Model confidence (mean pLDDT): 76 of 100. This is a predicted structure of a 94-nucleotide RNA (Glycine riboswitch aptamer) from Nocardioides litoris. It was read from a public genome assembly, where an Rfam model found it. It matches the Rfam family "Glycine riboswitch aptamer". From the family's description: This family represents the bacterial glycine riboswitch. Rfam links the family to the GO term glycine biosynthetic process.

[in-house]
RNA sequence: AUGAUCCCGCGCGGGAGAGUCUUGUGCAGCAGGCAAGCGCCGAAGGGGCAAUUCCUCCCCGGAACCUCUCAGGCAACCGGACCGCGCGGAGCAG
Numbered sequence: 001a002u003g004a005u006c007c008c009g010c011g012c013g014g015g016a017g018a019g020u021c022u023u024g025u026g027c028a029g030c031a032g033g034c035a036a037g038c039g040c041c042g043a044a045g046g047g048g049c050a051a052u053u054c055c056u057c058c059c060c061g062g063a064a065c066c067u068c069u070c071a072g073g074c075a076a077c078c079g080g081a082c083c084g085c086g087c088g089g090a091g092c093a094g
Base pairs, nucleotide, nucleotide: 007089008088009087010086011085012084013083014082019038021037022036023035024034025033039074040073041072045070046068047067048066052064053063054062055061
């Protein structure tokens, strides 16, 4: 100086679920918005290993698209784990 794997970030594309519920407010009216209530979803984030699964033959332990729903979400927009492509960065064998 440089390469593979891995890690981080950025850009583009794809990307599910669940009431555009009820009442009030607002408005000429409807819708959006706001407040309250009930019902739900899980794939931002967060908590937990009690069950399931994976990492091991077992224990201990850890993790998860598992679980809990604090947060978030339940027409569209935004968001969205994860996947693909591209770029950049760090680190590193030889």